[in-house]
RNA sequence: UCCUUUUAAGGGCAAACCAUUUUAAAGAAUGGGACGCAAAGCCGUGGAUCUAAGGCUUCAUAUAUUGCUAUGAUUGCCAGGCUGCAAGA
Numbered sequence: 001u002c003c004u005u006u007u008a009a010g011g012g013c014a015a016a017c018c019a020u021u022u023u024a025a026a027g028a029a030u031g032g033g034a035c036g037c038a039a040a041g042c043c044g045u046g047g048a049u050c051u052a053a054g055g056c057u058u059c060a061u062a063u064a065u066u067g068c069u070a071u072g073a074u075u076g077c078c079a080g081g082c083u084g085c086a087a088g089a
Stems, first nucleotide, its partner, number of pairs: 003088003012037002017032006035076001041082003045079003048074003054069003
């Protein structure tokens, strides 16, 4: 330096759910809590998925209705890029 692995040591992260806050929503943040994770560390680059404020459209004439669309979101959806601990070879 590269590859493999979680056998061991030291550890790390934190699903669902609950409370509060925030957002148009999806979602996010903080605290509690652990389903799990050898990158469940970072990056929205490719794909995928979620939402539809705004815009367009459809319908209606009272403050409603239909559909489409990320510029929004998900890194614990799959890839890709970058970086890291221990042991072995």
c-di-GMP-I riboswitch aptamer from a Deltaproteobacteria bacterium, 89 nucleotides, folded computationally.
The sequence was found by an Rfam model in a public genome assembly.
Of the family's consensus pairs, 95% are formed in the model.
Lineage of the source: Bacteria > Pseudomonadati > Myxococcota > Myxococcia.
The coordinates come from a structure-prediction model, not an experiment, and the mean pLDDT is 83.